Predicted 3D model of a 366-nucleotide RNA (Bacterial RNase P class A) from a Polyangiaceae bacterium. Taxonomically the source falls in Polyangiaceae (Bacteria, Pseudomonadati, Myxococcota, Polyangiales). Rfam family: Bacterial RNase P class A. About the family: Ribonuclease P (RNase P) is a ubiquitous endoribonuclease, found in archaea, bacteria and eukarya as well as chloroplasts and mitochondria. Rfam classes the family as a ribozyme. The RNAcentral record of the sequence draws on ENA. The gene name in the source record is rnpB.
């Protein structure tokens, strides 16, 4: 220099002026409003995919059912995120990428096609060995029939351990060696696992994203939660059922169980209004220094940062910057994705113009 992949940061800039918009506090006004000094979207505010706060039903109970999860460790309020580590695949490497990583010696099921056979294995070709028949150069061919045989061909994702030697009539863990693969055993690591070392002739093909089987976790609804104030869901007729032998009512997909209970129900006419709270000061942001490889967590100091009705959170000039274009004068453009709505912690996906930093791999140069 050029290539990669990683891990951050930042997301139309900064000042000044006018105009408007939500809104908070104060002052003026009877009141409608005006002044004055404040605040006013995002790294994803998105999707609503998973954890949690909060709130209301029981204090969140049993059991089926389902659902989600699944190496190992650790971190959190919690997670199915995230941090580290193992083990498999990938890459020339990288502080790299991936990971749908329980069980298939607990049972049922599958394994298409092709293939001769697909999990209690199998004889198509070939291959060796008997008998019977033919031939003829007389020890070999050819055909037929029994048996051997999974070493070799050919289907095929995948053919019942692999490669060599040896063994046999031809083969074959039959027998041996190296790898595999399974037991043990001691060592190492919290473990997940690793690497010896013995043994055992090879049992146990795949797929759990077929059912299934194990282990952990999960009670339901959710700010339209919930509360208080106000209301015609009040109250009034008409007719049934009930009042502790209890009608009726909540919590569930169900069954038990639990709790409230004195009022319910069906018919009828009549037609009103909503408003505060919740709500944002929090698992909060930020410097700085400690503790951990990291996720994180502590500590001492500073700051307060949108809270609505569904609807506000901008326009416009001007200089400055930044980018292009041209020799210069200038002249253009300042963009992407998107917009809070009870709060958080992830995750996932979208997204212009940039910045930073360590790392690998390749050339050149000193």
């Nucleotide at each position: 220099u050029c290539g990669g992949g990683c891990c951050a940061c930042a997301g139309u800039g900064g000042c000044g002026a006018u105009c408007g918009c939500u809104u908070g506090g104060c002052g003026c006004u009877c009141a409608c409003g005006c002044g004055c000094c404040g605040a006013g979207a995002g790294g994803a505010a998105a999707g609503u995919c998973c954890g949690g706060g909060c709130u209301c039903c029981a204090u969140a109970g049993a059991g089926c059912a389902g659902a989600a999860c699944g190496c190992c460790g650790g971190a959190u309020a919690a997670c199915g995120c995230c941090c580290g580590g193992u083990g498999a695949g990938g890459g020339u490497a990288a502080g790299c990428c991936u990971u749908g990583a329980g069980g298939a010696a607990a049972g049922u099921g599958c394994c298409a096609c092709a293939g001769a056979a697909a999990a209690c294995a199998a004889a198509c070709c070939g291959c060796c060995c008997u008998g019977a028949c033919g031939g003829c150069u007389c020890g070999c061919c050819g055909c037929c029939a029994g048996g051997g045989u999974a070493a070799g061909g050919g289907u095929g994702a995948a053919a019942a351990g692999g490669u060599g030697g040896g063994g046999u009539a031809a083969g074959a863990g039959c027998c041996c060696a190296c790898c595999g693969c399974g037991u043990u055993g001691g060592c190492g690591g919290u473990a997940a696992c690793g690497a010896c070392a013995a043994c055992g002739g090879c049992a146990c093909g795949g797929a759990a994203a077929a059912c299934c089987c194990c282990g952990u976790u999960c009670g339901g609804a959710g700010c339209a939660a919930g509360g208080c104030c106000a209301u015609g869901u009040a109250g009034g007729a008409a007719g049934g059922c009930g009042c502790u032998c209890g009608a009726g009512g909540g919590c569930u997909g169900c069954u038990c169980g639990c709790c409230c209970g004195a009022g319910c129900c069906u018919u009828u006419g009549g037609g009103u209004a909503g408003g505060c709270c919740g709500c944002u000061a929090a698992a909060g942001c930020c410097u700085u220094c400690g503790g951990g490889u990291a996720a994180c967590c502590g500590a001492c100091g500073g700051c307060u940062c949108a809270g609505a009705g569904g609807a506000a959170u901008g326009a416009u000039c001007g200089c400055c910057g930044u980018c292009g274009c041209g020799c210069a004068a200038g002249c253009g453009a300042c963009a992407a994705c998107a917009g809070a709505a009870c709060c958080c912690g992830g995750c996932u996906u979208a997204c212009a113009c940039g910045u930073g930093g360590a790392c690998c791999g390749a050339c050149c140069c000193g």